A computed fold for a 1442-nucleotide RNA from an uncultured bacterium, annotated as small-subunit ribosomal RNA. The RNAcentral record of the sequence draws on ENA and SILVA. Rfam family: Bacterial small subunit ribosomal RNA. Rfam links the family to the GO terms structural constituent of ribosome and ribosome.
[in-house]
RNA sequence: AGAGUUUGAUCCUGGCUCAGGAUGAACGCUGGCGGCGUGCCUAACACAUGCAAGUCGAACGCUCGCAAGAGAGUGGCGCACGGGUGAGGAACACGUAGCUGACCUGCCUUCGAGUGCGGGAUAACGUGCCGAAAGGGACGCUAAUACCGCAUAACGUCGGGACGAUUAGAAGGUCUCGACCAAAGGUUAACUGCUCGAAGAGGGGGCUGCGACCCAUCAGGUAGUUGGUGCGGUAACGGCGCACCAAGCCAACGACGGGUCGGGGGUCUGAGAGGACGACCCCCCACACUGGGACUGAGACACGGCCCAGACUCCUACGGGAGGCAGCAGUGAGGGAUAUUGCACAAUGGGGGAAACCCUGAUGCAGCGACGCCGCGUGGGCGAUGAAGGUCUUCGGAUUGUAAAGCCCUUUUCUGUGUGACGAGCAAGGACGGUAGCACAGGAAUAAGUCUCGGCUAACUACGUGCCAGCAGCCGCGGUAAAACGUAGGAGGCAAGCGUUAUCCGGAGUUACUGGGCGUAAAGGGCGCGCAGGCGGUUGGGUAAGUGGAUGGUGAAAGACCCGUGCUAAACGCGGGGAACGCCGUUCAGACUGCUCGGCUAGAGCCAUCUAGAGGGACGUGGAAUUCGGGGUGUAGCGGUGAAAUGUGUAGAGAUCCCGAGGAACACCAGCGGUGAAGACGGCGUCCUGGGGGUGAGCUGACGCUGAGCGCGAAGGCGUGGGGAGCCAACGGGAUUAGAGACCCCGGUAGUCCACGCGGUAAACGAUGUCGACUCGAUGUCCAACCGCAAGGGGGGGGUGUCACAGCAAACGCGGUAAGUCGACCGCCUGGGAAGUACGGGUCGCAAGGCUAAAACUCAAAGGAAUUGACGGGGGCCCGCACAAGCAGCGGAGCGUGUGGUUUAAUUCGAGGCUACGCGAAGAACCUUACCUGGGUUUGACAUGGGGGUGGUAGGGAACCGAAAGGGGACCGACCGCAAGGAGCCUUCACAGGUGCUGCAUGGCUGUCGUCAGCUCGUGUCGUGAGAUGUACGGUUAAGUCCGCAAACGAGCGCAACCCCCGGCGUGUGUUACACGUGUCACACGCAACUGCCCGUGAGAAACGGGAGGAAGGUGGGGAUGACGUCAAGUCAGCAUGGCCUUUAUAUCCAGGGCGACACACACGCUACAAUGGGCGGCACAAUGGGGAGCGAAGCGGCGACGCGGAGCGGAUCCUGAAAGUCGUUCGUAGUUCGGAUUGCAGGCUGCAACCCGCCUGCAUGAAGCUGGAGUUGCUAGUAACCGCCGGUCAGCACACGGCGGUGAAUACGUUCCCGGGCCUUGUACACACCGCCCGUCACGUCAUGGGAGCUGGUCACGCCUGAAGUGCAGCAGUGAACCGCAACGGGAGCGCUGUCCGAAGGCAGGGCUGGUGACUGGGACGAAGUCGUAACAAGGUAACC
Repeated sequence: AGAGUUUGAUCCUGGCUCAGGAUGAACGCUGGCGGCGUGCCUAACACAUGCAAGUCGAACGCUCGCAAGAGAGUGGCGCACGGGUGAGGAACACGUAGCUGACCUGCCUUCGAGUGCGGGAUAACGUGCCGAAAGGGACGCUAAUACCGCAUAACGUCGGGACGAUUAGAAGGUCUCGACCAAAGGUUAACUGCUCGAAGAGGGGGCUGCGACCCAUCAGGUAGUUGGUGCGGUAACGGCGCACCAAGCCAACGACGGGUCGGGGGUCUGAGAGGACGACCCCCCACACUGGGACUGAGACACGGCCCAGACUCCUACGGGAGGCAGCAGUGAGGGAUAUUGCACAAUGGGGGAAACCCUGAUGCAGCGACGCCGCGUGGGCGAUGAAGGUCUUCGGAUUGUAAAGCCCUUUUCUGUGUGACGAGCAAGGACGGUAGCACAGGAAUAAGUCUCGGCUAACUACGUGCCAGCAGCCGCGGUAAAACGUAGGAGGCAAGCGUUAUCCGGAGUUACUGGGCGUAAAGGGCGCGCAGGCGGUUGGGUAAGUGGAUGGUGAAAGACCCGUGCUAAACGCGGGGAACGCCGUUCAGACUGCUCGGCUAGAGCCAUCUAGAGGGACGUGGAAUUCGGGGUGUAGCGGUGAAAUGUGUAGAGAUCCCGAGGAACACCAGCGGUGAAGACGGCGUCCUGGGGGUGAGCUGACGCUGAGCGCGAAGGCGUGGGGAGCCAACGGGAUUAGAGACCCCGGUAGUCCACGCGGUAAACGAUGUCGACUCGAUGUCCAACCGCAAGGGGGGGGUGUCACAGCAAACGCGGUAAGUCGACCGCCUGGGAAGUACGGGUCGCAAGGCUAAAACUCAAAGGAAUUGACGGGGGCCCGCACAAGCAGCGGAGCGUGUGGUUUAAUUCGAGGCUACGCGAAGAACCUUACCUGGGUUUGACAUGGGGGUGGUAGGGAACCGAAAGGGGACCGACCGCAAGGAGCCUUCACAGGUGCUGCAUGGCUGUCGUCAGCUCGUGUCGUGAGAUGUACGGUUAAGUCCGCAAACGAGCGCAACCCCCGGCGUGUGUUACACGUGUCACACGCAACUGCCCGUGAGAAACGGGAGGAAGGUGGGGAUGACGUCAAGUCAGCAUGGCCUUUAUAUCCAGGGCGACACACACGCUACAAUGGGCGGCACAAUGGGGAGCGAAGCGGCGACGCGGAGCGGAUCCUGAAAGUCGUUCGUAGUUCGGAUUGCAGGCUGCAACCCGCCUGCAUGAAGCUGGAGUUGCUAGUAACCGCCGGUCAGCACACGGCGGUGAAUACGUUCCCGGGCCUUGUACACACCGCCCGUCACGUCAUGGGAGCUGGUCACGCCUGAAGUGCAGCAGUGAACCGCAACGGGAGCGCUGUCCGAAGGCAGGGCUGGUGACUGGGACGAAGUCGUAACAAGGUAACC
C1' cells in the first nucleotide's frame, strides 16, 4: 500500500466483498508449565444459608463472679465512609473555566476565653398483666459526659448610630451604644474531655459561560408560565412556596415533543482529521423490592434505619406478624455465556477505644476458567542404504526425508529427596506457604495441535462422488478425468493453541473539515421578485470583538510517549521527564475581517438623447380557406383505401356558378431572424403598459450579489356561464387479423375558442442555478452608434449561431453564450429494485390529485461513454444459374436403391436442414458381419516375457461321435546342437482380446461457408484504454487486381502466376500406327499471347471500348490448388489414442438365420407414357481404358444366354463390334407392333452352395402409365439435352459411381424482387450475438409489508372522585416531671386529638403516542423449463419517450 466482482473486450461511475487491528466474549477441535491480569454484557429477575458495622467500663447504674472478666441497658462516637449496581435521568447530571459580597462544615490543627451554682426524671432492675409470636403496656426503685434552670461572657448574634474603600448596586470592613446566648466530667497525677469565639486544612451546598446523542414525517411551546412588590421558607440566592400586580418568556443559532442513554479521565481503530466504545482501574452522579414521606444528625430524605401504600415471599394458635444479596460467597431462573457457600486480618486502609484490643467478604491471599497478555518447554548434535511403510508414477523414478532407526550429549520441564525465604521499619508474631528459590539424584524421559491449499491468498496430487452428496467471505464450484464436494498422501500458515461466529474501527476519498460531486453515470429548484441569513468596491482616522505574540493560572492520579529502574528477561510494577491541540486571566501588536466616523466613483441606480422588437393587456377591423344554408346549371355516381367496405346520392349528391351565415386560425413575408425571467409570443389598426440596447458622462455615492416566503407558470383537467366552423379522447360502424379492445377508413360527444375562478404539473431541456472577474483566433447573422458624399470598409458595444487554440472532461464533447481559471450565495446527490410508493403523518386542492417522503424484503449489480462484432421488415455500392429469359427435368406411374416408420429372436452400427437419405457400401448367397438363435473353447483365433515340465516330443493322422467347430486317437514321425541346451509342445504366472462407452477428453482426415476476397503481422502514428490507422476515399478489376491520393511504410497467409490436360506451329525421332514415304499420327524438345501494336475513353494513371494481326485476345477452355477462422459439424466402426467398462466373457470358434421383413412416408435414380417414335433389314464414324489363376480372336454348336475351341496379347500390334446416325421397309394414334412391371415354364453362368437371397437367355404373360397439383432441381457452349463405350469394386451380381467420346441447341432486357455473399455507413437495451433480447396480465409456491369491522397490550399527561404516611398551618372539652406562680380545678413549651393545604396510590371518564393480532383485501419481492399475447430494443415492423 491494495485486491476480487457489471463487459466479448475497454475506460469511468457505483455498490457489494476480502486481506489488518481490537474484544469482559461465546462455540468447535485440541491442550504441558509458569507469571501478571481478568471473569453475569442477559432478568435493576426471585432468593435458602452463613458472613459483610461496630466499639467504648478511662461517661453511668445494674446483674453474675473470689478474681480476671462477661452480659443486657443508659450515654458517646461511628453507622452519610468503605463495598455494589447502571434502573432512571438529555439534566448545571457530567467535563472544563469561573462566581458565591448568597452559604454550611462533626472529628483534626492553630489562637483567644471559660468550665460557677442548682434541679427533676428515666431505662436497666423488681412486682404483676396481655400476646402463639413479634412485641406491648401498668405500678415501683436508680445513675450519668443523658435532660433542665440560673449565673458569667466576648472580637459571637440581633438592633440603633457614625466612618469610609470597592462597586452597577451593597448585605463586606472599622468604631460606638444597647439587648441576648454556654459548659461535664472522667481516670489518675499526668492528661483527656466539655463550652463560646476567631482562623486553617479538608469536605460539601448553590449560580454561570462553553462543550457533548438521534428524529423537523415533533414547528410552535409556556399559566407559577416571564417579571415586579410583599410575606414565608432554607445553611444559603432564587417563582423555591404563597398573595397581589404587570404580560411577558423560549424558539429555525432548533424551543416544545418523541426515541435512546449514567457522564468524564480514558479504551479500540486510524497517517491524521475522524469514527466507534465507556468492562477492569480512577473522579463525579444516580439508585438500594416499587412509589411516597419525613425523623435523627455536622452531614441522609439514609443499601444491611423509621413510617405509609403496593406487589411478592415466609411464619401463624387466623387474632396478627416478619422480610428486602444492585455487599462476599452461594441457589434457582434467564441465557451462546461468566468462578469458591475458601484462608487471614500477617500487610495496607477504615470504625471505636487513652490503650491493650475488638470489628472489617474493604483488603491481602488462595481456588476455578487458555478468557487475555507475556515467557518457557515438548529435546540437541551427528546420521544415506536416501531403510521399511505410505502416496504418486511416464514404471525410469519421485516424495515423505536427516525425517526415523542408530551413535553421542543435555536436563529447562517432570519425578524423588534435602534445604528454604523477602514481604515484619524495635523482641516475639506470616493467611499466602513448606510456596518461590536453591542443592542433589533419576531418566529423552511427562508434553502438538489446529486451520487451510480455485482466484483474492502462502500451499497439489490421487481416489470416491456425478447439478447427487455437498462447499461458499465475494466471484463462484459439483450434470463421469473436480487442484473448489468427501477421503488419503503431500504442502502452506499459526502454534498451547488453531479455527468459526458476533461486534467496532480500518481499508471506504463510500457523507469528502483535512478530502467528493450534479450536460449524458445518482444529483440544478419550471421561472422570477424578495424579508431574515451568508458574502461585499476604493481611501483615510479611531477602536480592539475576531486574529497574532509574550506571560500567569488551570488542565487530578492512573493511562499513552521518552529516559531510567525492579522482578533472570518479558508481560507487570516503580521513579523521573516532556506533552496535553482546551478554558480563564494580564499585557503588547494593529496587517487583515468586524465595529465606528469621514471622503471617492470604476459596482448599482437616476437623467438626457437615439433606437429595435410575434414583450403584455383591451377594443376594433380584413381577406383566403373549410363547413352549413338558399338559389341556378347539370346527371349518376361521389367518397375512401394497399385493396375494400361502412358512409353519401335519382327526395338530384359529387362537379360548377351566385348569395348568405358562423366559428376558428392568420398562407406568402419567415430567416439556425426578433421579443420575453420562464411558460410562451406571428393578419392589420388604435389606446394603455413592462423590459432591453447604443451614445453622453450631468446627478446619487456601495444604495450591491445571493436568497425559507410571495407571484407567474405549456398541454390536459375541474367549476359557472357563453360559443361551437374545422379537428377530435370516449363511443358507433366498416375493414385488417388467429384475435384487433389498435394502427387504416366512415361518423362522432366532451374538449379545443371566450369570460371569471381553481389547479400547479412536463423530456417545464441547453437534461447545463443566479451574479461577477479573467483567459488565442476565424466566420455568419440581428440591433444601435461613430468615421465616410456614397458604394463600402474599419475598429469598438449589445444579442444570436458555427468552427476552433490553450485548458477541461470517463469518453462523447465544452471551448469569451465554458462543461476553461477563480470568487459569492442558494438548490440537489450518496448502489439497483421495492418507490416518487405506504402512513388514523403533515400541508394545499371542489375533485382529480400536488408537495413533503420512508421501511421490511430482495439483488451483485443497476448504470455512463466509447470499442469490436453480429443483427435490422436501415441506407449506399457490387457480385453469384440468385432472380429474370430459356432448355431438359423432378413432384403423378411401374421398378431399382437409400432413409424414416413399423415389424422381428435379429432386422448390427453410424450419417440428420442447406452440409444425412444410389451417404460410410469402388459389389451383404457362405465369408464379409460387427446382429440373432443354438453348439463349443478359456493363457485363449493373435503378441511378448518369466518359472516348471516334455523324446516316440513337434508335426501328420485312419476308424468312430458331431451340423460344423470340436472331440477322439490306431498308426506314421522330424529340426539345430559334441553336450548342456534351443525350437516346438504341455502347464503355470504376467498378460492377450473387445466393431464395448465417451468424436463433449483427443490425433489424423473430411464436410460447409467458399475459389467467397478476404484474414493478419512488424515498425510508426493516433487513443487513458478496448482499439484504430495500414485494409478508408476516388477510379478499376474475376480478385485487398491494379492506379491515384491519404500517417502511414512495408511484409505474410490468401488472389493471380508458377504445375497438369486440351487447342496452333516448328524441329527431332519413327516401334506396333499410316503407309512405302511428303503428310496424318505418336512421343520429346522448342516457338507462340504480353493489352505487345493502332484508335478512342479515362486524370498525361490503372484500366475499359473498338480494331489489326493471329490457331488462339484480354483469365483462350478445363483441372489440381481451399487463407484466418466458423459450425463442441462428421468420424473412438478405417487407423491411431487418454480415461472408463468387461475377463469361462462385452473375448474367441462354428452351423443356421438376419442385415433382403412391409399397411405406409420421403429422397436419389432407371424405364416409359410414344410417330423427332417402335419393330425389322442394310451401311458409316469414336475416345478413354482394362487384361496373366487374365483378356480371349477365327472356326464350330445353340433361336439365345452360352458352350467347345484355343490363335493372338504383359499390348499404338491381340481381345475391340460403338450407339444415336443414315438408307430402306412396316406400324397410323390405338393403352397400340407404345410401355414393359408382374407371373408361369424352360434354360445358361459363377460359385462348396443361388430356398430365404445372384445375374443372364428363350417362350408365354402382359400391370400402372396418354407429360404429372402445390411446389421444386440442373444448366450460359462444345455447355444443356440426347447417344452409346470403358473402368474400379468383383468368383458372380451396376438403373449406382468414376471416366470417355458421338450428335449438339435455346436464352440472358435487366438487378425491382427471392436466396447466398463482399465493402462502406447507420441504429442497437443483441455478444450463446434476432432461432437474440424482453414486457404485462393470469395460474402455483414462499416471504416481508400497506389497508382493514375490530380485538388486545405498553406508555404519557390532563379532568373529576376517594385519599395513607408525613411536614407546615389552625383549632381543642384532652394530657402536661423540670420553668413561672405563695397557691389554684392557674399559666405553659411539649405530647395527644381534630380539622385543613399539599399529597403516593387507587377509582371513574375522555384523550395523545406507540406495539401485537385480525375475516377479508391491495400492491411488492423472489422462485430451470406453466398460460395468453408482442409493448420495448434495428425505421422493433404505427419512431420512441415525458